[in-house]
RNA sequence: GAUGCAGCCCGGGUAGCCGCGGGGAGAGGGUUGCUCUCCCUGAGGAAAGUCCGGACACCACAGAGCAGGGUGCUGGAUAACGUCCAGCGGGGGAAACCCUAGGGAUAGCGCCACAGAAAACACACGGCACGCCGGCUUGGCGGCAUGCGCUGUCGGACCGGCUGCAAAGGUGAAAAGGUGCGGUAAGAGCGCACCGGCGUCGUGGUGACACGGCGGCCUGGCAAGCCCCACCCGGUGCAAGGCCGAAUAGGGAGGCGCUUGAGGGUUGCUCGCCCGAUGCCUCCGGGUUGGCCGCAUGAGCCGUCCGGCAACGGGCGGCCUUAGAUAGAUGGCUACCCUCGACAGAAUCCGGCUUAUAGGGCUGCUACCGCG
Numbered sequence: 001g002a003u004g005c006a007g008c009c010c011g012g013g014u015a016g017c018c019g020c021g022g023g024g025a026g027a028g029g030g031u032u033g034c035u036c037u038c039c040c041u042g043a044g045g046a047a048a049g050u051c052c053g054g055a056c057a058c059c060a061c062a063g064a065g066c067a068g069g070g071u072g073c074u075g076g077a078u079a080a081c082g083u084c085c086a087g088c089g090g091g092g093g094a095a096a097c098c099c100u101a102g103g104g105a106u107a108g109c110g111c112c113a114c115a116g117a118a119a120a121c122a123c124a125c126g127g128c129a130c131g132c133c134g135g136c137u138u139g140g141c142g143g144c145a146u147g148c149g150c151u152g153u154c155g156g157a158c159c160g161g162c163u164g165c166a167a168a169g170g171u172g173a174a175a176a177g178g179u180g181c182g183g184u185a186a187g188a189g190c191g192c193a194c195c196g197g198c199g200u201c202g203u204g205g206u207g208a209c210a211c212g213g214c215g216g217c218c219u220g221g222c223a224a225g226c227c228c229c230a231c232c233c234g235g236u237g238c239a240a241g242g243c244c245g246a247a248u249a250g251g252g253a254g255g256c257g258c259u260u261g262a263g264g265g266u267u268g269c270u271c272g273c274c275c276g277a278u279g280c281c282u283c284c285g286g287g288u289u290g291g292c293c294g295c296a297u298g299a300g301c302c303g304u305c306c307g308g309c310a311a312c313g314g315g316c317g318g319c320c321u322u323a324g325a326u327a328g329a330u331g332g333c334u335a336c337c338c339u340c341g342a343c344a345g346a347a348u349c350c351g352g353c354u355u356a357u358a359g360g361g362c363u364g365c366u367a368c369c370g371c372g
Stems, first nucleotide, its partner, number of pairs: 001368001004365007012337007020042009044343001048354002051352005056237004063271004068233005073087005088102001089100004103228002108226002110222003125169001127165003131162005137156008177195006196218002198215007241293004251284006263275004300319008338341001
């Protein structure tokens, strides 16, 4: 220089004016308030989807069983996770590196389209063998006869049957281990070598697993079908929940019940637990529907040291890097500059995942080329 791979960062800038949300100070005014002035501050890397996990709140300090749901190689991290880190196995790449839903198919059930003989108690379409039997034909040798011929025996070709076989063919996503040699009538783990799988033993490793020895043991696939196994999960979500105020005159009718309890709360069901008498339910009629808190200091950020391969944890120091609405603010205009600006906007908070994203930048590594 240039190819690819991985990780990370930025996401128009500056100034002025006007407007909106929040906070503070001052003045007027007079205290519930209101008005004016000034100052400070006001979206994101995803605020998004609401898909996981937690905090928090209430219901028993979250209880039992069933049902249901989730996760699924190993070890670790964490508040927790379906996340992350480090590995193992498998797959891809020349490499850097990337992908992987990866427990169990000998618990049981089920399914395997089309094609094909056969899709799981294997089977035999075409085929192989000619081992056995029969037929037919023919060759060699022999016997009888010697004109044709008859016959015995050995062998070959062909046809049919019995039997054996599954090597090669064809079908398929998949065909009952693969390749080769031997063997055989033909074949076959039938025997052997190597490879693959399974079982078992040994060694190493925390473990997934790896390596080696032995045993021909060689029994298809699908569990993102039911299912089995192991582990995890109580429910509802800030409209949680708490406080204040108002309605408010506690109206009318019917029914049930007062501890042998109506009814209510609590999780889908059963139990259990809790509340429960000026009580509860249904209908009719009337009224209220405002404010405050929760709610912005947090599993927080930065620097440094220590432990760890890492995720991460711990110590010390520093910082506040301040959105906080409740019909819901974050916008507009002007000037200048540039690479002319993508996806998109908080609503209890946090950790993740996923998805969207114009353009720009940085670091490390891989292959190749050139120069020193």
Molecule: Bacterial RNase P class A
Organism: Thermoleophilia bacterium